[in-house]
Source information: The part of an RNA shown here (small-subunit ribosomal RNA, 5' domain) has 543 nucleotides and comes from a Gammaproteobacteria bacterium. NCBI's taxonomy places the organism under Bacteria, Pseudomonadati, Pseudomonadota, Gammaproteobacteria.
Context: one part of a larger RNA
RNA sequence: GAUUGAACGCUGGCGGCAUGCUUUAUACAUGCAAGUUGAACGGUAACAGACCGCUGUGAUCCCUUCGGGGUGAACUUGGUGCUGACGAGUAGCGGACGGGUGAGUAACGCGUGGGAAUCUGCCCUAUAGUGGGGGACAACCCGGGGAAACUCGGGCUAAUACCGCAUAAUCUCUAUGGAGCAAAGCGGGGGAUCUUCGGACCUCGUGCUAUUGGAUGAGCCCACGUCAGAUUAGCUUGUUGGUAGGGUAAAGGCCUACCAAGGCUACGAUCUGUAGCUGGUCUGAGAGGAUGAUCAGCCACACUGGGACUGAGACACGGCCCAGACUCCUACGGGAGGCAGCAGUAGGGAAUAUUGGACAAUGGGCGCAAGCCUGAUCCAGCAAUGCCGCGUGUGUGAAGAAGGCCUUCGGGUUGUAAAGCACUUUCAGUUGUGAAGAAAAGCUUGUAGUUAAUAACUGCGAGUCUUGACGUUAACUUCAGAAGAAGCACCGGCUAACUCCGUGCCAGCAGCCGCGGUAAUACGGAGGGUGCAAGCGUUAAUC
Numbered sequence: 001g002a003u004u005g006a007a008c009g010c011u012g013g014c015g016g017c018a019u020g021c022u023u024u025a026u027a028c029a030u031g032c033a034a035g036u037u038g039a040a041c042g043g044u045a046a047c048a049g050a051c052c053g054c055u056g057u058g059a060u061c062c063c064u065u066c067g068g069g070g071u072g073a074a075c076u077u078g079g080u081g082c083u084g085a086c087g088a089g090u091a092g093c094g095g096a097c098g099g100g101u102g103a104g105u106a107a108c109g110c111g112u113g114g115g116a117a118u119c120u121g122c123c124c125u126a127u128a129g130u131g132g133g134g135g136a137c138a139a140c141c142c143g144g145g146g147a148a149a150c151u152c153g154g155g156c157u158a159a160u161a162c163c164g165c166a167u168a169a170u171c172u173c174u175a176u177g178g179a180g181c182a183a184a185g186c187g188g189g190g191g192a193u194c195u196u197c198g199g200a201c202c203u204c205g206u207g208c209u210a211u212u213g214g215a216u217g218a219g220c221c222c223a224c225g226u227c228a229g230a231u232u233a234g235c236u237u238g239u240u241g242g243u244a245g246g247g248u249a250a251a252g253g254c255c256u257a258c259c260a261a262g263g264c265u266a267c268g269a270u271c272u273g274u275a276g277c278u279g280g281u282c283u284g285a286g287a288g289g290a291u292g293a294u295c296a297g298c299c300a301c302a303c304u305g306g307g308a309c310u311g312a313g314a315c316a317c318g319g320c321c322c323a324g325a326c327u328c329c330u331a332c333g334g335g336a337g338g339c340a341g342c343a344g345u346a347g348g349g350a351a352u353a354u355u356g357g358a359c360a361a362u363g364g365g366c367g368c369a370a371g372c373c374u375g376a377u378c379c380a381g382c383a384a385u386g387c388c389g390c391g392u393g394u395g396u397g398a399a400g401a402a403g404g405c406c407u408u409c410g411g412g413u414u415g416u417a418a419a420g421c422a423c424u425u426u427c428a429g430u431u432g433u434g435a436a437g438a439a440a441a442g443c444u445u446g447u448a449g450u451u452a453a454u455a456a457c458u459g460c461g462a463g464u465c466u467u468g469a470c471g472u473u474a475a476c477u478u479c480a481g482a483a484g485a486a487g488c489a490c491c492g493g494c495u496a497a498c499u500c501c502g503u504g505c506c507a508g509c510a511g512c513c514g515c516g517g518u519a520a521u522a523c524g525g526a527g528g529g530u531g532c533a534a535g536c537g538u539u540a541a542u543c
Base pairs, nucleotide, nucleotide: 001543002542003541004540006539007538008537009536010535013390014389015388016387017386018385019383020382021348026346027345028344030343031342032341035093036092037091040090041089043086044085047084048083049082050080051079052078056075057074061070062069063068100301101300102299109226110225111224112223113222114221115220118218119217123214124213126211127210128209129208130207131165133163134162140155141154142153143152144151145150171180172179173178185206186205187204188203189202190201193200194199227273228272229271234264235263236262239261240260241259242258243257244256245255246254276298277297278296279295280291281290282289283288303324304323305322306321307320326337327336328335329334354380356379357378358377362376363374364373365372366371393423394422395421396420403414404413405412406411427484429479432476433475437470442464443463444462445461446460447459448458449457487532488531489530490529491528492513493512494511498527499526500525501524502523508515509514
């Protein structure tokens, strides 16, 4: 000098863009952060409608012997899943993504470059199929146990849930003779024909099954690179290799049995300490040194330790089981929990923000779609934490005013500075106007494909109708008035900037040299000056 996720002191007008627990991977109150599908299913707790018509109140109208009788709008109680929808349940897909953290890890963890013995839901491509049956279990009903969490028994029932049968190859196995393996429906539309009036049938869409190739993602192996310590010199027995078997999606001591005695090491094994790695970032002319916040890629972890289940994918942050520590509930028998998600609290600390808004956009999950969910995300709030920009006026103005300070008492300086005069109005304030971020989807319609079809559906086009959290947006505009807006550090040398007063080796200063013991440009104050400026200094850290 440059830099910082900074902190502290003094000060503080506005805007844009970024950034914001570096410490206790400490403990967490509360709310939210992963759901969705009724176009898979049986259903109907709630809401709305439709139909039915029971109970009660009873407008209106009719009759009346004036007591009442009948009609019955509206409200109310009730019934029917019939319709829109939908709590709970079965089932499917998704909760393996997204988000957080850096404890562990010196390792094929990461980086660069290769490799072969693999799997891959959704997606794309291609071929073939989607026939015919069965038995259950939830929900529900009944009964029981428990304080609760929850749970047990009996009975009914549906499915794209579950299980046989049939079919079976370019799939799998094979002794090459052969053997084995699958499926599910749902929705829209419809002219003949048939019909038990449900539908069959035709067609379109979407699913499902098997296989092929791809894409994407993932697992595995190798070469090279990857901190410090020798005051760590030897380390290793599944250890190193082979055979056989097991296991895995897959090669392999990955595991087991047997056999052999190997393997690593001063080119630093082993041990100890420290540490997530990288693209990058900071600095530097570079070489290098330091670093790994934000953003991006990879890895690891989810109270601590262990384990598997499900699944295409996990040994799974907001799943399960076991053990442990801690916290909470309890009727003492037994249960519940996991913010290193977003906010927020306590603690720790020099120190780090709101228990905000919206799904409008981008993206994700589910769904035919409408849509629902989304603390991802987009925004807003707080903080001069950083970078950048703007402003705090402009011109004129000498009686060189007053006051302050200095003085050789003549004057000098503050100083065109102020006042005064003439202007301007950025920003903030006020009035109104007002983009872009919005394209879709929906509806109407034209055309092409498909089809028996002018339905339906799909593609392309036209028209129309809307959808904005930010938001009192940006921008423009009206009005008023210099009006609301400057500090901080330093002034002995290094180093730009000097005098007076106070103090008297005291009080104090100090980065180094060093100042201070009666004239201190070095301490404290004042005037003046210098440097930066909404900041300025100090401290810490790196080059």